[in-house]
The RNA shown here (transfer RNA) has 72 nucleotides and comes from a Candidatus Sungiibacteriota bacterium.
RNA sequence: GGGCGGUUAGCUCAGUGGCAGAGCGACUCGUUUACACCGAGUAGGCCGGAAGUUCAAUCCUUCCACCGCCCA
Numbered sequence: 001g002g003g004c005g006g007u008u009a010g011c012u013c014a015g016u017g018g019c020a021g022a023g024c025g026a027c028u029c030g031u032u033u034a035c036a037c038c039g040a041g042u043a044g045g046c047c048g049g050a051a052g053u054u055c056a057a058u059c060c061u062u063c064c065a066c067c068g069c070c071c072a
Stems, first nucleotide, its partner, number of pairs: 001071007010024004018055001026042005048064005
C1' cells in the first nucleotide's frame, strides 16, 4: 500500500428498514439469625464519528477513527 471482518448496556453478544434486547454483573425488595442460592423488580444505550438515500436507518451507501486477520 491492497483486501476482508468487527465497533450496540459495566462485560459477552443478539437484533439485516418501522416501540433497542438477552445472559452475566450492579442496585432495591422478599426469603435467612446472617451470608449465599432462589424469587420479584429497578437503573444503566446520543447503537464509534460525520454525511447521504428513505415517509422512516442499529440495519442500505460513502468518508473518517479504532481493533483484528490475510496479501504484498

Background:
Its mean pLDDT, the model's own confidence on a scale to 100, is 82. The RNAcentral record of the sequence draws on ENA.